[in-house]
RNA sequence: AGCAGAGUAGGUUGGUUGCGUUAAGUGCUGAAAAAUGGGAUGUUGUUUUCAGACGAAAACCGAGAAUUUAAGGUUGCGGUAGCCGAUUGCAUCCGUUGUA
Numbered sequence: 001a002g003c004a005g006a007g008u009a010g011g012u013u014g015g016u017u018g019c020g021u022u023a024a025g026u027g028c029u030g031a032a033a034a035a036u037g038g039g040a041u042g043u044u045g046u047u048u049u050c051a052g053a054c055g056a057a058a059a060c061c062g063a064g065a066a067u068u069u070a071a072g073g074u075u076g077c078g079g080u081a082g083c084c085g086a087u088u089g090c091a092u093c094c095g096u097u098g099u100a
Base pairs, nucleotide, nucleotide: 002099003098004097005096010088011087012086013085014084015083016082017081018080019078020077021076028052029051030050031049032048033047034046038094039093040092041091042090058075059074060073061072
């Protein structure tokens, strides 16, 4: 030299703790910006900001003779957030590990 491998941003999923259920969030569209294997370039993808359109699932306990009602709690619901685990995961060149 050649051959083989590791590692990003993220994706999926499980657990857990929250948030919302008086609708924030998620998802969709447009614009701008940012980060993105150790280095360089960069796409898919990701994130942030602004704007626009759309849009939802509650029930029970508390509760007493009856009516009204609060804190709190339980079970749900949401293409919900954080954390942890599992799994998956760089295009080109260089680097890196093994073969050595």
THF (Tetrahydrofolate) riboswitch aptamer, 100 nucleotides, folded computationally. Of the family's consensus pairs, 94% are formed in the model. It was read from a public genome assembly, where an Rfam model found it. Model confidence (mean pLDDT): 78 of 100.